Predicted 3D model of a 130-nucleotide part of an RNA (small-subunit ribosomal RNA, 3' minor domain) from an uncultured rumen bacterium.
Its mean pLDDT, the model's own confidence on a scale to 100, is 80.
[in-house]
Context: one part of a larger RNA
RNA sequence: CACCGCCCGUCAAGCCAUGGGAGCCGCGGGCGCCUGAAGUCGGGGAUGACCCGCCUAGGGCGAACGUGGUGACUGGGGCUAAGUCGUAACAAGGUAGCCGUACCGGAAGGUGCGGCUGGAACACCUCCUU
Numbered sequence: 001c002a003c004c005g006c007c008c009g010u011c012a013a014g015c016c017a018u019g020g021g022a023g024c025c026g027c028g029g030g031c032g033c034c035u036g037a038a039g040u041c042g043g044g045g046a047u048g049a050c051c052c053g054c055c056u057a058g059g060g061c062g063a064a065c066g067u068g069g070u071g072a073c074u075g076g077g078g079c080u081a082a083g084u085c086g087u088a089a090c091a092a093g094g095u096a097g098c099c100g101u102a103c104c105g106g107a108a109g110g111u112g113c114g115g116c117u118g119g120a121a122c123a124c125c126u127c128c129u130u
Base pairs, nucleotide, nucleotide: 003093005090008086009085011083013080014079015078016077018075019074020073023070024069025068026067027066028065031062032061033060034059035058039055041053042052043051044050096117097116098115099114100113101112102111103110104109
């Protein structure tokens, strides 16, 4: 590269990370339950042998919590020369725009109510100054 401009959102495609998610798998420190060697201690026995009990190393199981991974499906987000639909915004962008809110709509958005001027041009009126 200057309106044959700029530009918005849905949809489609690819890639990336991410939220939710029935669950599933692993790790962690505790907790609870089961089991429980040796040994001390207690009881019985006779002070013995032996028997019983408490505690306990270890082993097993469980739910919760924390943490990492995975997960049908699902939500949006980011990025990507030449995809689709429209044309919302930018010049009064062809209904001025924008803000808040409610409802509605493939999408940009539309409508109602309230607010702002960061609204253009021409004309008129009132006031002020020269």
Its Rfam family is "Bacterial small subunit ribosomal RNA".